[in-house]
Predicted 3D model of a 532-nucleotide part of an RNA (small-subunit ribosomal RNA, 5' domain) from an uncultured bacterium. The full RNA is in RNAcentral, with records from ENA, Greengenes and SILVA.
Context: one part of a larger RNA
RNA sequence: GAUUGAACGCUGGCGGCAUGCUUAACACAUGCAAGUCGAACGGCAGCAUGUAUUAUCUUCGGAUAAUAUGAUGGCGAGUGGCGGACGGGUGAGUAACGCGUAGGAAUCUACCUAAAAGCGGGGGACAACCUAGGGAAACUUAGGCUAAUACCGCAUAAGCUCUUCGGAGUAAAGCUGGGGACCAUUAGGCCUGGCACUUUUAGAUGAGCCUGCGUAAGAUUAGCUUGUUGGUGGGGUAAUGGCCUACCAAGGCAACGAUCUUUAGCUGGUUUGAGAGAAUGAUCAGCCACACUGGGACUGAGACACGGCCCAGACUCCUACGGGAGGCAGCAGUGGGGAAUAUUGGACAAUGGGCGAAAGCCUGAUCCAGCAAUGCCGCGUGUGCGACGAAGGCCUUCGGGUCGUAAAGCACUUUCAAUGGGGAAGAAAACCGCAGAAUUAAUACCUUUGCGGCUUGACGUUAUCCAUACAAGAAGCACCGGCUAACUCUGUGCCAGCAGCCGCGGUAAUACAGAGGGUGCAAGCGUUAAUC
Numbered sequence: 001g002a003u004u005g006a007a008c009g010c011u012g013g014c015g016g017c018a019u020g021c022u023u024a025a026c027a028c029a030u031g032c033a034a035g036u037c038g039a040a041c042g043g044c045a046g047c048a049u050g051u052a053u054u055a056u057c058u059u060c061g062g063a064u065a066a067u068a069u070g071a072u073g074g075c076g077a078g079u080g081g082c083g084g085a086c087g088g089g090u091g092a093g094u095a096a097c098g099c100g101u102a103g104g105a106a107u108c109u110a111c112c113u114a115a116a117a118g119c120g121g122g123g124g125a126c127a128a129c130c131u132a133g134g135g136a137a138a139c140u141u142a143g144g145c146u147a148a149u150a151c152c153g154c155a156u157a158a159g160c161u162c163u164u165c166g167g168a169g170u171a172a173a174g175c176u177g178g179g180g181a182c183c184a185u186u187a188g189g190c191c192u193g194g195c196a197c198u199u200u201u202a203g204a205u206g207a208g209c210c211u212g213c214g215u216a217a218g219a220u221u222a223g224c225u226u227g228u229u230g231g232u233g234g235g236g237u238a239a240u241g242g243c244c245u246a247c248c249a250a251g252g253c254a255a256c257g258a259u260c261u262u263u264a265g266c267u268g269g270u271u272u273g274a275g276a277g278a279a280u281g282a283u284c285a286g287c288c289a290c291a292c293u294g295g296g297a298c299u300g301a302g303a304c305a306c307g308g309c310c311c312a313g314a315c316u317c318c319u320a321c322g323g324g325a326g327g328c329a330g331c332a333g334u335g336g337g338g339a340a341u342a343u344u345g346g347a348c349a350a351u352g353g354g355c356g357a358a359a360g361c362c363u364g365a366u367c368c369a370g371c372a373a374u375g376c377c378g379c380g381u382g383u384g385c386g387a388c389g390a391a392g393g394c395c396u397u398c399g400g401g402u403c404g405u406a407a408a409g410c411a412c413u414u415u416c417a418a419u420g421g422g423g424a425a426g427a428a429a430a431c432c433g434c435a436g437a438a439u440u441a442a443u444a445c446c447u448u449u450g451c452g453g454c455u456u457g458a459c460g461u462u463a464u465c466c467a468u469a470c471a472a473g474a475a476g477c478a479c480c481g482g483c484u485a486a487c488u489c490u491g492u493g494c495c496a497g498c499a500g501c502c503g504c505g506g507u508a509a510u511a512c513a514g515a516g517g518g519u520g521c522a523a524g525c526g527u528u529a530a531u532c
Stems, first nucleotide, its partner, number of pairs: 001532004006528005013379006019372002021337001026335003030332003035082003040079002043075002047073003050069008089290003098215007107207002112203007120154001122152002129144006160169003174195006182189002216262003223253003228250008265287004269280004292313005315326004343369001345368003351365001352363004382412004392403004416473001418468005426459001431453007476521005481502003487516005497504002
């Protein structure tokens, strides 16, 4: 000199863009953060509607109330599907194929895309519900009824799997829109469109595995290792492999630093520097690890799973003492720790995600707003004229000098702030209507293209523009001995004090304290800490 996720002191007008628990991976009250699908299913608790009956009132139109009815819109709980493995947080652990980079072969991949085939015929249950219990609760037991895209056989079976190459084995589910003949039990069959389902191939995406090289300090850590190193058989995995196991051999690593100890998430990057390098790893992005502590598996395409399950432990809470419940390193917020770090806010309008055919629902992701000079950038706090060089302060050699065109005064302007009024863009869609194309037996339905219509904004009193009025509302901080830009007076008297280094102060202190003046930066300025 530059820099910071900074803090502290004094001061503080506005805006834009960023950033904001670096410490206790300490403990957490409360609310929210993952649901969705009725176009898979049986149903109907609640809401609304319709229908029927009855009662009351009646302006004879009807209204109100009760009962019945899943008939309709929808839908609590339940079965079922998909998603809760993404998104979000943190950096405890890890010195490691964890990360970075360059390669590799023995693998899997839901949803998506392209393609080839298929989607036939049956069966038995279990929830919900009803009945009877147990329990304070959490919850739970027994019996009975029932549906499905839930579950299980049969058939079919190859470019799939296995194979001794002869052969053997393996699947599925329906839902919904529309409709001219024909049939018909009035459900539909049948035709056709869409979605879904089964098998297979290829792709895409994602993931698992292996290897070379690189990746902190300590030798006041020198030897380490028995599934250890290799082989064979077997098991296991999606897959290679001591990954596991039985037997056999006795190997393997290490001064080019094994083992041990300490520290640490890694990287793109960031800071500094002319560079080489050094330090660092906040925000943003990629990878990894973790989810109260330790262990385990289940489900699933994918987890050994933050807001899933089981066991053990610590802690907290409820209890009728028999037993139960919980996990903010999600967003806010609380206590604590600390020099120190924000709102228990708004909206799904946009972008993205989950589910759904769609409308839509959910989304503390996200977009916004609030707080903080924490940082960077921009703007303002007026402009011109104005000498009697006013008053006053300070200094003085008492002549004067200086603050100083500074003020006053005159003229002007109104950025920003204030008040009032107008006012973009972020909105594309979805939905409805018309016309065409494709599909089809079809002019229907669905899909798609074009045109038209109707709407959808949290921010928001938006950005921005116009008008009104008044110089009106807006300057501080540090320093002035040398380094280092900037000097005098008064007070003090080795005292009080200053200080980054040299040093200053013991009666004329440009170094302490105050004042006047000056210098530097400026909504900031200094100090402290830290890095180059």